[in-house]
RNA sequence: AGAGUUUGAUCCUGGCUCAGGACGAACGCUGGCGGCGUGCUUAACACGUGCAAGUCGAACGGAGAGCGAUGGAACCUUGCUUCUAUCAAUCAUAGUGGCAAACGGGAGAGUAACGCGUAACACAACCUGCCCUUCAGAGGGGGAUAACAACGGAGAAACCGGUGCUAAUACCGCGUACGAUUAAGCUUCGGCAUCUAAGCUUAAUGAAAGGUGGCCUCUCUGUCUAAGCUAACCCUGAAUGAGGGGGUUGCGUCUGAUAAGCUAGUUGGAGGGGUAACGGCCCACCAAGGCAAUUAUCAGUAGCCGGUCUGAGAGGAGGAAUGGCCACAUUGGGACUGAGACACGGCCCCAACUUCUUCGGGAGGCAGCAGUGGGGAAUUUUUCGCAAUGGACGAAAGUUUGACGGAGCAACGCCGCGUGAGUGAUGGCGGCUUUUGGGUUGUAAAGCUUUGUUAAUCGGGGAGAAUGGUCUUUGUGUGAACAAUGCUAAGAUUUGUGCGGUGUCCGGAAUAGAAAGCCACGGCUAACUUCGUGCCAGCAGCCGCGGUAAUUAGUAGGUGGCAAGCGUUGUCUCGGAUUUAUUGGGCGUAAAGCGAGCGCAGGCGGUUUCUUAAGUUUGAUGUGAAAGCCUUCGGCUUAACCCAAGAAGUGCAUCAGAUACUGGGAAACUUGAGUGCAGAAGAGGAAAGUGGAACUCCAUGUGUAGCGGUGAAAUGCGUAGAUAUAUGGAAGAACACCAGUGGCGAAGGCGGCUUUCUGGCCGACAACUGACGCUGAGGCGCGAAAGCCAGGGGAGCGAACGGGAUUAGAUACCCCGGUAGUCCUGGCCGUAAACGAUGGGUACUAGGUGUAGGAGGUAUCGUCCCCUUCUGUGCCGGAGUGAACGCAAUAAGUACCCUGCGUGGGGAGUGCGGUCGCAAGGCUGAAACUCAAAGGAAUUGACGGGGGCCCGCACAAGCGGUGGAGUAUGUGGUUUAAUUUGACGCAACGCGAAGAACCCUACCAGGUCUUGACAUAGAUGGACGAAACAAGAGAUAGUUUUUCUCCCUCGGGAGCCAGAAAACAGGUGGUGCACGGCUGUCUUCAGCUCGUGUCUUGAGAUGUUGGGUUAAGUCCCGCAACGAGCGCAACCCCUAUCUCAUGUUUCCAGCUCUUCGGGUGGGAACUCAUGAGAGACUGCCGCAGACAAUGCGGAGGAAGGCGGGGAAGACGUCAAGUCAUCAUGCCCCUUAUGACCUGGGCUACACACGUACUACAAUGGGCUUUAAUAGAGGGACGCGAACCCGCGAGGUGGAGCAAACCCCAGAAACAAGCUCUCAGUUCGGAUCGUAGGCUGCAACUCGCCUACGUGAAGUCGGAAUCGCUAGUAAUCGCAGGUCAGCAUACUGCGGUGAAUACGUUCCCGGGCCUUGCACUCACCGCCCGUCA
Repeated sequence: AGAGUUUGAUCCUGGCUCAGGACGAACGCUGGCGGCGUGCUUAACACGUGCAAGUCGAACGGAGAGCGAUGGAACCUUGCUUCUAUCAAUCAUAGUGGCAAACGGGAGAGUAACGCGUAACACAACCUGCCCUUCAGAGGGGGAUAACAACGGAGAAACCGGUGCUAAUACCGCGUACGAUUAAGCUUCGGCAUCUAAGCUUAAUGAAAGGUGGCCUCUCUGUCUAAGCUAACCCUGAAUGAGGGGGUUGCGUCUGAUAAGCUAGUUGGAGGGGUAACGGCCCACCAAGGCAAUUAUCAGUAGCCGGUCUGAGAGGAGGAAUGGCCACAUUGGGACUGAGACACGGCCCCAACUUCUUCGGGAGGCAGCAGUGGGGAAUUUUUCGCAAUGGACGAAAGUUUGACGGAGCAACGCCGCGUGAGUGAUGGCGGCUUUUGGGUUGUAAAGCUUUGUUAAUCGGGGAGAAUGGUCUUUGUGUGAACAAUGCUAAGAUUUGUGCGGUGUCCGGAAUAGAAAGCCACGGCUAACUUCGUGCCAGCAGCCGCGGUAAUUAGUAGGUGGCAAGCGUUGUCUCGGAUUUAUUGGGCGUAAAGCGAGCGCAGGCGGUUUCUUAAGUUUGAUGUGAAAGCCUUCGGCUUAACCCAAGAAGUGCAUCAGAUACUGGGAAACUUGAGUGCAGAAGAGGAAAGUGGAACUCCAUGUGUAGCGGUGAAAUGCGUAGAUAUAUGGAAGAACACCAGUGGCGAAGGCGGCUUUCUGGCCGACAACUGACGCUGAGGCGCGAAAGCCAGGGGAGCGAACGGGAUUAGAUACCCCGGUAGUCCUGGCCGUAAACGAUGGGUACUAGGUGUAGGAGGUAUCGUCCCCUUCUGUGCCGGAGUGAACGCAAUAAGUACCCUGCGUGGGGAGUGCGGUCGCAAGGCUGAAACUCAAAGGAAUUGACGGGGGCCCGCACAAGCGGUGGAGUAUGUGGUUUAAUUUGACGCAACGCGAAGAACCCUACCAGGUCUUGACAUAGAUGGACGAAACAAGAGAUAGUUUUUCUCCCUCGGGAGCCAGAAAACAGGUGGUGCACGGCUGUCUUCAGCUCGUGUCUUGAGAUGUUGGGUUAAGUCCCGCAACGAGCGCAACCCCUAUCUCAUGUUUCCAGCUCUUCGGGUGGGAACUCAUGAGAGACUGCCGCAGACAAUGCGGAGGAAGGCGGGGAAGACGUCAAGUCAUCAUGCCCCUUAUGACCUGGGCUACACACGUACUACAAUGGGCUUUAAUAGAGGGACGCGAACCCGCGAGGUGGAGCAAACCCCAGAAACAAGCUCUCAGUUCGGAUCGUAGGCUGCAACUCGCCUACGUGAAGUCGGAAUCGCUAGUAAUCGCAGGUCAGCAUACUGCGGUGAAUACGUUCCCGGGCCUUGCACUCACCGCCCGUCA
């Protein structure tokens, strides 16, 4: 210090979430030791039991125990006996009395308050026990009462009553009065004042208590006592101090305005009461005040602070422990005592609760320490001791103290230590994983060496620990004193003590022995794999993971982190969050400028001088408790912890300076503001009057059948005379042209003309006032349209409504009507995308160019033109600014002043409350809950029934089809034991399948096999095999016969067959959404990209866009681009022309022979074949064009502008197709989902669709004839000639040919002739019958062909739809592959051989540019409502 998350990507806005720290914590798993701390946050809920406040006998009288002393008595005991009386050291204490109990300890309910914090008080309105200091005293009397005693109680108890005694440091008078208080008078200071300080005079008022020790100097005396004296203590009056308390005041101290008014002792006065003291604190009277937007009052919440946590800080949150203050003690109220209380362990009363009871009445108060129940996620022992520290009492010893000191429980927190260390690789075993080679756990272990903290064990020493008591001595105070006593110092002696004879410390011996877990491992965030699971189980802080290969769930191994702990949860905890912004943010479009103005309060405010010193600033003083934080030392072995010093405490108050700025006061100024004075423009406002055009209506005339309306119609009007036309009249509303990003107004808004009244702006001059200004919470008036109330008015238009259309529907758009309304007057409403989505004011910061209204200058005879300037209103643009778009002197720039508003989206501008309104509604304005986004600007693409340009058999123009019939074939569906399966818009459907009778075959039924039909390896054995017979449907099984491989160095080796066991084989089983490869499609469309540079914050853009051109991102020109790559084109093949070479199996022009056949000789010219070349490039000419690219025309040429055709398919898209060609991961089957066999099925058949064939006929059918002319193929398990037989299919036959040689092989349409004459036919041939042929183990399911006979539908095909632009369509036949056989299919080949294209508006598809977008899985998108 940041990170994740909105998007296909980007920048921004903005929320959510995380990493950090903290804790009085809790929960889960785990747990060795010690030190120091901490421990009911909830029920201020209820409490059994014990303890937590006593002490003093040196205040008092008693009762008691009692060392001892004296006297007396008793005795079978003469005693260290017992009893009794007196005295009495000492002990102990119920009562009276004194002091304490108001401290200490607890908890935070209440309290928003002078409660707390801070500062102050000249409180001149105060009090103060014990303590310190000082002054002055304590004289002399009196009367009671507890205890106690005996009674009484119709008391259960708690307890009570009267009677009788008695004491005091208990109580009450009297005397005295240095002070004190009160009253009156006077003097001198001080104070704003009420008054006060010091002092003087007089008068009045009011005190006390003694006990203990010692001594005998004084009095008494023989001594002891007593009186007395003395010491310390106690007591009384008074004055100080210290500490404590009370009171008052300034400032600060949470939230809510959906709480705006509150108040009657209320505010004040003078008087009285009361108090320690001021005061409406209380009372009677008088006045009518007091508080409040600077937040009164009300409601909610809360103890406050030093400090704590966090944060860089400013701040924010919270107030455990510790320290200060407050308030409380079951709830509420009250006083008493006292120095102090309205009193936690006191009293009285009411109430609730608990408890005792003889029912009459009593007792009680853990928010003290332990502890119990309850509540709760949750918080300890009914412990030891007063040894230390502190408190109370006491003269003291001492007593008491759940304060406190210790121990116990709890990893609750912080800190420290340990669980070993070194060495050790054949990198062992085991685990996990693996590509099977290995890797990893891992120097980790074992082994060897070594150490000994801590725990356990045995010992030692003794810190804390000395006060204190007693005695002696020193000094000193009081004292008459040698006594006594107080203080001080030294010494001696003595007592005694908790934890505990204790893990403080030290030492000895032995042993690695007794001691590691938790969480995480997709990103944020360090750390990865396996298995099983299969949107299930589950995880998750956010994003998200899981639907058969999960690094996100579970498990294991490994790894990372922390470590006696580790994680989780919680805190509406702080931070990150600049996400409430003072430091430190915003409002054109992201949330956010009030619709607009006037204006009270408030905030801010021009120039100069003087003054003041409030703000500001400097210095000083006081305070800011201690503890804590920080710094530096120090003490515990270290640390935590503790101790000391300093610093800090940013604050407050006071005093003294400074005076620039701000403020206050005084005086002046003119530039801000305003006034005045020439002038000028304007739909500014209000009222009255008036004008013409148009529409409608009324009357009359003319006139006749339609009018009107629409995309097309209909409703409607019209023969009762419409529309049209003419004349006259009525009424209402609005003002054409001018008219303009022109004018005016604060905004809303304002438009014929004239008049009246009236507001504002501009403006030369510089006369006047002299800061009079700006903004503006509340407040007030204005405020389009619609709407409301009352009264008018009503032509046109026109919500609602009626009708007609449209439509699936049409509560709409269109049409015909039509009410409210629109208009006027008066009154309400108070909202709009009331927008420039931009609050107002002031100042400053480059320009250019329009326009409106002024002024000045120049110029002219004059107007115009031109220049300068002010005010408005527009456009462009620089700096700057901004997330970008953009804004840019009319700022969204640079600054200042004031104001309003916003803080994620939804819920919601909703609910409740208040307020305004006649109502409709307006203003104000939440929460629960829910999501992780919502949003702005810009970018790429896709899309649009957006635009522009262009192309394509895309349309159009044509030709021929499909869709109707029959058949063939494929598909769906249905059926079936099975009808195996894949393919489904184009881009599945004569497709995989270039050919299902068996086989193929994957399907079904039945029969069989289980290391297997096939592969590798294999101990061992052996030839393998062939033939025959015979069972079975066959697979299979049985019998018989026969046979014994090759090489050799003779050791053996090679091949083949069988073969136990254990590995494994096999799968057309699944997943094409795990994959490779291959393929289809967009698409032979012209596109797709890169490097460098440039522009942008960036995604990206540019290049690739633009002007032309092309089949083409083809080329040219221009250009912040310059180049390049993959595509296009070309290179390749076929074809069209020619040349050369070669010349058999080809050819035959000229020759020769001939059986007349290129048959032969010969030839190689031609055809042809095979090779090698040439040729075409807009090269030439003309025109157009930018002189370019290119286009048009022409010449030449076999071919002309890519000559025709093929192959060749960029980046990518469709999770397109294929696991059934092949290959392959994972999963599944293993006497079966594998393998074999027979038979069946894939050929079914109501039906639907696709693709074809044949037709429907005369451009034709049949027959005959002439015959002619092809190309390209195939052939040895083959093609198969001639001859002969058969009507024919075919048979026979076997020449020739591994092919330019022989064969398939007759091409057909065409042509000529004859016939048919428009019909279900001499068309058409389906279907069926009979008889044959061929292939093949085998034609039943289920092949093809022939002959004869039979002769179905069909007469050109609805909506719709397909192909084709030239050797093309159409038409005709031929060949081939597959194949035993089977072709209307497919792939090729040639023959004959057209028509049409004006053109690009439209349909479909595509390309480029541009525009919109809430789409980006990309319009088959997204998304709204209702229902489930």
Background: The prediction has a mean pLDDT of 81. Predicted 3D model of a 1428-nucleotide RNA (small-subunit ribosomal RNA) from an uncultured bacterium. The RNAcentral record of the sequence draws on ENA, Greengenes and SILVA. It matches the Rfam family "Bacterial small subunit ribosomal RNA".